Predicted 3D model of a 584-nucleotide part of an RNA (large-subunit ribosomal RNA, domain V) from a metagenome. Its mean pLDDT, the model's own confidence on a scale to 100, is 84. Rfam family: Bacterial large subunit ribosomal RNA. RNAcentral holds the full RNA, with entries from SILVA.
Context: one part of a larger RNA
């Protein structure tokens, strides 16, 4: 240098499992409800199967008899019309009882006496004129038919886990018959309401310096935006989701804040006058951009806040969106040129479908209609997740699954080093006196890479996490031993600084703990890095599955950097590497 054999596990981000943590899929599954949409029971009600009597109440037509009152008027005029006559020995006027109405006046009717008149038309009063007919109106009774709803009662459907009896020799099922019960209930289909996580199918948003909370989602200004335009962030400031019939059009005219100075109440400042005054006012509302020739502020007329149309640009994936001469009809104001298709200019907003309403020379399923439906005008969305999936939707899973991601969290490394730890430097002041024996504000200038973050760079077809045990290396900013300087160093013990890493830094008590307090020692019981060293060496008390409980959260299914009791730690060593030991 080559080959062994024993033996250890530091390494092959060592094997085993397409990470179970966490994110993502318009992914699964299950489970919760006051999520949604359904539905099965269940409840009501009708309507069939489903019939009978009485008996109380209601609605409707049909037929008689009656009813009807403002005032003025004989007085109780329902409304129209036709009427000059109409009722009476088949019983008028009076009278006398008795019924029903009643506006207390009186209608209206029965019945008895009476025995020969009684009303109308005229006139008169009023909107309407009365005897007498005839059609109808309000309400009422009275017959009669017809549909309801309560009650009560029957029997013939129907019900019966009841007794007989037969089928049949045994039979507490079944059948078929009777008996007693109940009885048009129940019960059963049919339609309807309504209850319904009992059962099923489904939603349950994206951005997001991991997700989750939380914050936002569309339009408008300004700045970032790097002098055209444009340009991102969970950048930095703000507004909007209107209004206004004038706060639009259009002719005329006018200047404003603010100062100086002066005038009664009167004041810093109300209203008045002089003069200064280019823009600092004011413009319905944010901001910029604009405006005094005004767009600002005041008056007269007005309705162009038209109708059909646009050439030609802007701006832009698309599809919205803008600006616009000019043409035709008709209007406004102005003497007239002219201006005038809203508002200083830029937000003040919703695309398809679906339906409403208006109009309409369109269609119009043999034809005429009509329904629809088209066209023109309009309506009806916090569709605000604002280019809107649906008319209509919320949770939990640690019992959980499945495709994926180191496109993305927790562990560790990496980069940063803000905090962290250490250092130098200025010296105000502490130190009786004296900045610097000691400390050292305000500051600044550097280190280190142990804290807690930032970022998300390898790694989710797996880089085992805390802690202790063993077993270690390394660093020095030195705990203790050594050597030296200062001293606010007599001595002795200090105290600061400098050198220096060779060794050495205990055992116990409490808690899973690292840490920490404790105890009793020592010279001294340093700090740190090594994947917060080491789990293919070990533990497994913590933490972080499944089981359970408490408190708290939730209607719950569950959940909680809460607690609490349990809770499977696999790997026979190829290679590199390490001790040991053989051969060549």
């Nucleotide at each position: 240098c080559c080959c062994g054999c024993a033996u250890c596990a530091a390494g092959a981000c060592g094997g085993a499992a397409a990470g179970a943590c966490c994110c993502c899929g318009u992914g699964c599954a299950c489970c919760u409800u006051u999520a949604c949409u359904a539905u099965a029971c269940c409840c009501u009600a009708u309507c069939a199967a489903u019939g009978a009597a009485c008996u109380a109440u209601g609605g409707g037509g049909u037929g008689c008899u009656c009813u009807g009152c403002g005032c003025a008027g004989g007085a109780u005029a329902g409304g129209u019309g036709g009427g000059a006559g109409g009722c009476u020995u088949g019983g008028a006027a009076u009278c006398c009882g008795g019924g029903u109405u009643c506006u207390c006046g009186g209608a209206c009717u029965c019945g008895g006496a009476g025995g020969a008149g009684c009303c109308a038309a005229c006139g008169g009063u009023g909107a309407g004129a009365u005897a007498c007919c005839a059609c109808c109106c309000u309400g009422a009774g009275c017959a009669u038919u017809u549909u309801g709803u309560g009650g009560u009662u029957c029997u013939a459907a129907c019900u019966u886990a009841u007794c007989c009896g037969g089928g049949u020799g045994a039979a507490u099922c079944c059948c078929c018959g009777g008996a007693a019960a109940g009885g048009a209930c129940a019960u059963u289909g049919g339609u309807a309401g309504g209850c319904g996580g009992g059962u099923a199918g489904u939603u349950u948003g994206a951005c997001u310096g991991g997700g989750g909370c939380g914050g936002u989602c569309g339009c408008c200004u300004c700045c970032u935006a790097a002098a055209c335009g444009g340009u991102a962030a969970c950048g930095g400031a703000g507004g909007c989701g209107c209004u206004c019939g004038a706060a639009g059009c259009u002719u005329g005219g006018u200047u404003c804040a603010g100062g100086a100075g002066g005038c009664u109440u009167g004041g810093a400042a109300a209203u008045c006058c002089u003069c200064c005054a280019u823009c600092g006012a004011g413009u319905g509302c944010a901001a910029a951009g604009g405006c005094a020739u005004a767009a600002a502020c005041c008056a007269g007329g007005u309705u162009g806040a038209c109708u059909g149309c646009g050439a030609g640009a802007c701006c832009a994936a698309c599809a919205a969106g803008u600006c616009a001469a000019g043409c035709a009809g008709g209007u406004g104001c102005g003497a007239a040129a002219g201006c005038a298709g809203g508002a200083c200019u830029u937000a003040g907003u919703g695309a398809u479908c679906c339906g409403g309403u208006g109009g309409u020379u369109c269609u119009g399923a043999a034809u005429g209609g009509a329904a629809g439906g088209g066209c023109c005008a309009u309506c009806g969305c916090u569709c605000a997740a604002c280019g809107g999936a649906u008319a209509a939707a919320a949770g939990g899973u640690a019992c959980g699954c499945c495709g994926g991601g180191g496109a993305u969290a927790a562990c560790a490394g990496g980069c940063u080093g803000a905090u962290c730890g250490g250092a130098g430097u200025c010296a105000a002041g502490a130190g009786u006196u004296c900045a610097c024996a000691u400390c050292g504000a305000c500051g600044c200038u550097c280190c280190g890479g142990u804290u807690u973050g930032g970022c998300g760079c390898c790694u989710c077809g797996a880089u085992g996490u805390c802690u202790g045990u063993u077993c270690a290396u390394c660093g020095c900013a030195u705990c203790c031993u050594g050597g030296g300087g200062g001293u606010g160093u007599a001595g002795a013990a200090g105290c600061u600084c400098c050198c220096a890493a060779g060794g050495g830094u205990u055992a116990g008590g409490c808690u899973g703990u690292u840490c920490g307090c404790c105890u009793a020692u020592u010279a001294a019981a340093g700090c740190g890095g090594u994947a917060c060293g080491u789990g293919a060496a070990c533990u497994g008390g913590g933490u972080u599955c499944g089981g359970a409980a408490c408190g708290u959260c939730g209607c719950g299914a569950g959940a909680c950097a809460g607690u609490u009791c349990g809770g499977u730690c696999c790997c026979u060593a190829u290679c590199u590497g390490a001790u040991g030991u053989g051969g060549g």